[in-house]
Context: one part of a larger RNA
């Protein structure tokens, strides 16, 4: 001189865009964040009723989703990340496209009813029932094993104006998404290696050979066998970190950073596990353990804000328990539609960037006043007053969208916007004035009070303290502290 998720002092008038726990990944009352389909399926209560049957609402079976949307940065120096391959060693739900096929049976179970157990969370037995739930036959383009004979593998229906539609199951491409491996890159310490010498690291350690397991190679993991593997081009310890497109600075080279946004990873009260399912070892699932917190009939239970808000604590600091699903986006649904603190607003903060105002234009008895004098005057100074004028903002009135996807359907919001009207009215500070650095006087103070970024000022005439006047320099902001460059 730049910049900063910033603090802190003194001030402060509007607006648009952005931004807001950098610490305690510390604990967490409330609400609310993920459900949704009756056109898969029995059943319960309700309303209407032309007694045919329609509608509503509930818990349940069952499908899908809940692995994604959101949050955090604790671990992690590692194929986590970047980046350029490779996978003849893989998978991939809903999409898309193509071939073929849905024949004919069975036994169950929640709900519901009865009994019964317990304070409660909840849970036992009996009995009754449906499916697009389950499990058999039979078929097999097909796809899998193969000792090439062969064996084994499927399906589900629902609506319907009967035209069809919406599924299902097996296969093959294809998309999109991911696993899994490699080469190369990107933190500090060697005061973490008797030293070049089998030094130091390493026992599932390095290879193999069976065997299991995975979607899938692989010591991933198991018997046995062998004695490797890494390392001064830094092995192994130990510290610190999430990484990257990106930001900041610099002329560059660098150097410093990883807030917002954007990929990727890692986490989810701690440590462990596995279960479902196309994915999970699974934030708002399950199971043990452990800390805490809570209810309790003392026998047992509940719970998990690094989601939104919002509270205690911690701190120099960082926001409302706000509106809506109108729009864009996602789950479900044939749709209507519901759900959606994902998002879209809006509210708070001068936290930043950006914009605009705090008027204009005339006015010299160079007013009064206040400083300051050589007492002459100088200066504040066209500054005010005055006198015309304007109407940004402001206040009030009246109109008022776009954003909506051709009808409906706007939270923002009666907001932005236009028009009228009234009035200079509500609207300037902060730092600094020895030198460095732009900007001087005079009072008070007496090495005292104090000041200071360096160098330095103060001890009776201080442009350096403290006031005043009076310049400078930025301006809704100024200064000051801390951090990089």
């Nucleotide at each position: 001189g730049a910049g900063c998720g910033a603090a802190c002092g003194c001030u402060a008038g509007c607006g648009g865009c952005g931004g807001g726990c950098u610490u305690a990944a510390c604990a967490c009352a409330u609400g609310c964040a993920a459900g949704u389909c009756g056109a898969g399926c029995g059943c319960u209560u309700c309303u209407c009723u032309u007694c045919g049957g329609a509608g509503a609402a509930g818990a349940g079976c069952g499908g899908c989703g809940a692995a994604c949307g959101g949050g955090u940065g604790a671990g992690u120096a590692a194929c986590a990340c970047g980046u350029a391959g490779g996978u003849u060693a893989c998978c991939u739900g809903c999409c898309c496209u193509c071939u073929g096929g849905u024949g004919g049976g069975g036994g169950a179970u929640a709900a519901c009813c009865c009994a019964g157990g317990g304070a409660a969370a909840c849970u036992u037995g009996g009995g009754c029932u449906a499916a697009u739930a389950c499990c058999g036959c039979g078929u097999a383009u097909c796809g899998u094993c193969u000792a090439c004979g062969g064996a084994c593998g499927a399906a589900a229906g629902g609506c319907u104006u009967c035209g069809g539609c919406c599924g299902c199951c097996a296969g093959a491409g294809g998309a999109u998404g991911g696993g899994c491996c490699u080469g190369c890159g990107g933190c500090c310490c060697a005061u973490u290696a008797u030293u070049u010498a089998a030094u130091c690291c390493u026992a599932g350690u390095u290879g193999g050979u069976g065997g299991g397991g995975u979607a899938a190679c692989g010591g991933c993991c198991u018997a046995c066998c062998a004695a490797g593997g890494g390392u001064a081009c830094g092995a192994u310890g130990g510290g610190u970190a999430g990484c990257u497109g990106g930001u900041c600075u610099g002329a560059g080279a660098g150097g410093a950073u990883g807030a917002u946004c954007a990929g990727c990873c890692a986490c989810a009260c701690u440590g462990g596990a596995a279960c479902u399912g196309a994915g999970a070892c699974a934030c708002g699932g399950u199971c043990c353990a452990g800390a805490c917190u809570c209810c309790u009939a003392c026998g047992g239970g509940a719970g998990g804000c690094a989601g939104c808000a919002g509270u205690g604590g911690g701190g120099a600091a960082u926001a409302u328990u706000g509106c809506g699903c109108a729009a864009u986006g996602g789950g479900c649904g044939a749709a209507a539609g519901c759900c959606u603190g994902a998002c879209g607003c809006a509210g708070c903060c001068a936290c930043g960037c950006c914009g605009c105002g705090u008027g204009u234009g005339u006015g010299a008895u160079g007013a009064a006043g206040g400083c300051c004098c050589u007492a002459g005057g100088g200066u504040c100074g066209u500054a005010a007053a005055g006198c015309a004028c304007u109407g940004u903002c402001g206040u009030g009135a009246g109109g008022g969208a776009a954003g909506a996807a051709u009808a409906c359907u706007g939270a923002c919001g009666g907001u932005a916007c236009c028009u009228c009207a009234c009035a200079a009215g509500a609207a300037a500070g902060c730092a600094c004035c020895g030198g460095c650095u732009a900007a001087c006087u005079c009072c008070g103070u007496g090495c005292c009070a104090g000041c200071a970024g360096c160098c330095g000022c103060g001890g009776u005439a201080a442009u350096a303290c403290g006031g005043a006047g009076g310049g400078u320099g930025c301006a809704a902001g100024c200064g000051u502290u801390g951090c990089u460059c």
Molecule: small-subunit ribosomal RNA, 5' domain
Organism: metagenome